Context: one part of a larger RNA
RNA sequence: CUGGGCGUAAAGCGUACGUAGGCGGAUGGGUAAGUCAGAUGUGAAAUCCCAGGGCUCAACCCUGGAACUGCAUUUGAAACUGCCAAUCUAGAGUUCAGGAGAGGAGAGUGGAAUUUCCAGUGUAGAGGUGAAAUUCGUAGAUAUUGGAAAGAACACCAGAGGCGAAGGCGGCUCUCUGGACCGAUACUGACGCUGAGGUGCGAAAGCGUGGGGAGCAAACAGGAUUAGAUACCCUGGUAGUCCACGCCGUAAACGAUGAAUGCUAGUUGUCGGGAAGCAUGCUUUUCGGUGACGCAGCUAACGCAUUAAGCAUUCCGCCUGGGGAGUACGGUCGCAAGAUUAAAACUC
Numbered sequence: 001c002u003g004g005g006c007g008u009a010a011a012g013c014g015u016a017c018g019u020a021g022g023c024g025g026a027u028g029g030g031u032a033a034g035u036c037a038g039a040u041g042u043g044a045a046a047u048c049c050c051a052g053g054g055c056u057c058a059a060c061c062c063u064g065g066a067a068c069u070g071c072a073u074u075u076g077a078a079a080c081u082g083c084c085a086a087u088c089u090a091g092a093g094u095u096c097a098g099g100a101g102a103g104g105a106g107a108g109u110g111g112a113a114u115u116u117c118c119a120g121u122g123u124a125g126a127g128g129u130g131a132a133a134u135u136c137g138u139a140g141a142u143a144u145u146g147g148a149a150a151g152a153a154c155a156c157c158a159g160a161g162g163c164g165a166a167g168g169c170g171g172c173u174c175u176c177u178g179g180a181c182c183g184a185u186a187c188u189g190a191c192g193c194u195g196a197g198g199u200g201c202g203a204a205a206g207c208g209u210g211g212g213g214a215g216c217a218a219a220c221a222g223g224a225u226u227a228g229a230u231a232c233c234c235u236g237g238u239a240g241u242c243c244a245c246g247c248c249g250u251a252a253a254c255g256a257u258g259a260a261u262g263c264u265a266g267u268u269g270u271c272g273g274g275a276a277g278c279a280u281g282c283u284u285u286u287c288g289g290u291g292a293c294g295c296a297g298c299u300a301a302c303g304c305a306u307u308a309a310g311c312a313u314u315c316c317g318c319c320u321g322g323g324g325a326g327u328a329c330g331g332u333c334g335c336a337a338g339a340u341u342a343a344a345a346c347u348c
Stems, first nucleotide, its partner, number of pairs: 004319003007302002012316001014201004021194003025088003029084003033081002035077008049065006091191001092188003095184002098181001103177007110154001114150008125136002162169002206247006215241002220236004258315006266293013297304002321348003330341004
């Protein structure tokens, strides 16, 4: 390489959009590039194969045949693929009418709590722990009442609930805005799927500049514990956590399960729509999402099972013993941290 694979053994890019490319619905017509059939030419000799012959045999050599699976020309066929023009509506999309939603961005605003400050009451403790101590407090703490300020997060509702491509999204109101779903007729007429490169988005931490800083809290300091304790526990506490703009581009970025389409028993819950029936708040049914169980089938087993890990097709990504190593070197990107691409010697 071929083959075989990728939930957990090595292996699905974090995620989407999309270029090239690959693949692509139904009907009849044309064409003849692919495809198939015939003919002709060519396919040097030697070699290989078959038959016969010559060296005493064999290797070797000679003669003849077949073959050289190819290429070109030409004559046909027209199912399939391609191409050309035409038609269609089941894929895809547009329009209209609805309801659902923590989808996104900006602005405003609310209450509880925490901390600090001011004032009142009040007096000796408070805090903390397994027990203590560091710590705070007669310069009046803790507790309690009233007032003020600040920042951050939004209890209950809350749900195996909802939305989003993923990351993720939760007080309330307004403005702008994306997507999905159901129903309806009308319209376009394959406009589709995937997607190497590429581009956008992308938790937390980290970085740059400027703000902000209540609580929490790496580092750090102290108190304990301990044989030690650079920890776990306690008292403090700075970056950071928050905002604006710009970088970083990684995570057990997980469903450890790429995207799309079709097909293959059911039962039950829940969310969003629709239809029918009446007993008007239930029953039946249908479409879309999200769960639990379970048949066939699959699987090494665990388990998966119409939201497949079943049966198939298309396209992409990835794997090929462990360590060395996701490292070195080089390239690209980055302010840096580093990210990405990615070996070998050696060794078992």
Model confidence (mean pLDDT): 89 of 100. This is a predicted structure of a 348-nucleotide part of an RNA (small-subunit ribosomal RNA, central domain) from an uncultured prokaryote.